Small-subunit ribosomal RNA, 3' major domain from an uncultured bacterium, 475 nucleotides, folded computationally.

[in-house]
Context: one part of a larger RNA
Order: sequence, then structure tokens, then C1' cells
RNA sequence: UGACGGGGGCCCGCACAAGCGGUGGAGCAUGUGGUUUAAUUCGAUGCAACGCGAAGAACCUUACCUGGCCUUGACAUACUAGAAACUUUCCAGAGAUGGAUUGGUGCCUUCGGGAAUCUAGAUACAGGUGCUGCAUGGCUGUCGUCAGCUCGUGUCGUGAGAUGUUGGGUUAAGUCCCGCAACGAGCGCAACCCUUUUCCUUACUUGCCAGCAUUUCGGAUGGGAACUUUAAGGAUACUGCCAGUGACAAACUGGAGGAAGGCGGGGACGACGUCAAAUCAUCACGGCCCUUACGUCCUGGGCUACACACGUGCUACAAUGGCCGGCACAGAGAGCAGCCACUACGCGAGUAGGAGCGAAUCUUCAAAACCGGUCUCAGUUCGGAUCGCAGUCUGCAACUCGACUGCGUGAAGCUGGAAUCGCUAGUAAUCGCGGAUCAGAAUGCCGCGGUGAAUACGUUCCCGGGCCUUGUACA
Repeated sequence: UGACGGGGGCCCGCACAAGCGGUGGAGCAUGUGGUUUAAUUCGAUGCAACGCGAAGAACCUUACCUGGCCUUGACAUACUAGAAACUUUCCAGAGAUGGAUUGGUGCCUUCGGGAAUCUAGAUACAGGUGCUGCAUGGCUGUCGUCAGCUCGUGUCGUGAGAUGUUGGGUUAAGUCCCGCAACGAGCGCAACCCUUUUCCUUACUUGCCAGCAUUUCGGAUGGGAACUUUAAGGAUACUGCCAGUGACAAACUGGAGGAAGGCGGGGACGACGUCAAAUCAUCACGGCCCUUACGUCCUGGGCUACACACGUGCUACAAUGGCCGGCACAGAGAGCAGCCACUACGCGAGUAGGAGCGAAUCUUCAAAACCGGUCUCAGUUCGGAUCGCAGUCUGCAACUCGACUGCGUGAAGCUGGAAUCGCUAGUAAUCGCGGAUCAGAAUGCCGCGGUGAAUACGUUCCCGGGCCUUGUACA
């Protein structure tokens, strides 16, 4: 000087407390461990691994296993020789591949040849998701959006170092003020950026419709430019004003006006560093290793196994509910190998026709809510697992191993032990909608809106953190 303390002081944070809803019990989905397996590819492992890499494993993907092939190779550059490239059909085979066969003679040209592509040969080489994240770059997590981390000059100290950065107030903040052997400065904080909330100006189509007409009653038409919206530019909030407190400061408390008030809400943004943290399987790269194989192609299988254990979720256990009928109201997105109105058929998944739209034009576009009826506390008209049969769709192909539909079947489950998680407001809870990936395949992920709470006395305690101080046989 640090680190540590079941030392002290001060102060923060959904850290506790106060509340609301969960997890832990059930069934299922998903990830992991373990076990099994020819293989169940690899990585991630306290917080900070475990719906994680994977924004989507039937083949492909795919890295694993079985078997069958290839050896200048699936891919790159260079050399020689030949052939345009490309294409039709058949045979063998699980396919890779092997054999046969048809059409085709192109482009540029200085007529030597050249460009593209293919075949054969030879060698330099290719190739490796093989190892090392403890050789590395890059990128990322975490402490933590915590308020810290440092430097120059000066001063003090033999020196390591100290001072500044401590102290008194204050703040979300090393934020600001005052004081002070310090005076300044840098990286962080804040602001500048995006979005949301209010207003103004401009613009008026595909959006809008107050007033005036028409109307098939649909902003549909004429028309309008007010309103809504859209999208470009501005304005607005600064403790600016008032009162009190304070040290005449910084600031705090209350108030006015205001759409908004003291950082208005949200996002992006992550200092010096810590964890030899993660990643050699995104990529790049040193070293090592393989080179008729640890490379390459293909078939089938596996990654989907299942005495079990754990994590994360979904659905429930019901009446604030289930079922039936009626009937409203979003936002944000996406769309041509696409979204699909409308009509017909089908109980339905869907099918057959078929208009519009590369979209403020067309399509997709709610559910909870509300109104009426029924059920009457029961393993039930709760719950839907499991299984049987019959189907639909995607796709060469749904056996291993897809999603969905109909009929039947109708398991556990009556609110969950110890323990444990999230959340402070348009939040929690609850309800649906969209998107990426994607042929198909979400209860996951990322977004969107609808309805919309309770509680916070307080900081003794648990956890994490900041500053000062003290002890130390630790560095």
C1' cells in the first nucleotide's frame, strides 16, 4: 500500500421487511447429469453451465457410428496433352459410382493461339469441426451503469509511498458547494444520440371526413385540408418563478403555472481492472499431429435411448370457473417458389376454384372483456396425459423420428415439505397477436398491444456493493 475480520461509523441496491404471483408436489415439453449404446458428435459447469452455442437434428444439417467407395482428391493456384461447354436415354448398384449411348461444334482472334469448362497424367500442394482458449487475435460474460480508476507539476517522507481523491454539507453520481500544500488535467458520471408524452409549421396519398352535395348507406362518389394519422423540421423543463430550511453556498422540502417537475418514462452507451472466466467448433492465427487417412463421397442408423437425479417452462387441480350462443375494441409486424379475400365442398385439419396485392391501396388482423343460457362442488360438463382407430398437410421419403384433425379412451392431479425465485406502475398478474429461423416442425426466443393491482413502517437482521477508520503472525 492492499486484502481480510462472526471490528467500528456513514450510505446504497426488490438485499431484507411490507405485499402480489410463482417454483419445489402432478402430467407433459425442453436442457443437463448419470446410465445405456456400434454411436448416443462437440462445447458450456456456483453466482456468471443446464428452453445455453442451436433464429428451429426425418434425409440434408452432422462434426458421431455401421457398411460401401476415392486418393492431386469435394475446394485453390501452377504445368503438359486431349476434348467446346452442355445435354438425351438405358443397364448394374442401397447409393456414391461404374458401363453404354443421343444431340451439340459455340465466343474472341494478329490464325500462332486465347477465355470459360471437362477429362487424363505428374508434382508442388490441397484438406482436417484433429490437440492446445494455460501460446494468441478478435468477440463475449461477470463484478456493475457500481462510482470509481489514474496522471503532470508541486509539497511531505531515507524509502515503499503519501498528498491531490481526506474533512463539513449535498447528490443517482469523485454530482456540486465550502474548507484544505496543494494546483490542474485525463478515462469514467452527466449531457450530446434514439424512442415515448404535449404543442406548432410544412406536406395531403394509398391515410382522414367537421361542414356542403350525391348515395346502392360502404368516405362509396363529388369535394374538403379542419380533425386523426403519417414524417420532416422546430418549440417546450432550466430548480427558470414563489415560500421555507440551509453556512450569504451547493442543495433539500412544499407550491404555482404546465401535457410533462426536479434524471419525466424507456433504450443505446459498460472507466482502470478481476476471474490463466468462456470460445482453436463463427472466424483468424503460433506450435504440435494425420496425409490410400484424423482427408473426401455415399447408404442406413445415431444426436429423439431410459431403473434414476436436477434446472427452466407449459397445462392444471376449477364456480373470480368450464361449456354453448350472441356481440365489441388493438398495436407492432410479415408477404411473390409469398400473403391469400370471396365462393363451393368437408364435422374438422383441409381441399377445389379464384379476385387483389411486391402493399398507409390487397391479404393476414385478436383474446380476455361484455350480454344471455347451462352446470352446482363431484375426481365432476374440472383436468387433459396415455392408448386405439380413421384422416389432413409438408416433403424423394413421416418406421426408427413431424405437426395438425375427428371419434373413442379419460391417467396423475383437490394448491404442493424443507427450501427457493420474480416484481415498486402502465410495473406484477392475466389475455391474446406478430416475427426471425423455417419445405414441414415452439409450451422456447425476440417483439406488440388489451385488461390492470397490492405494498414499501423502516434499515435490527440475510446477501452484494461504495467511502472513512481500526486490528492483523496474510501478500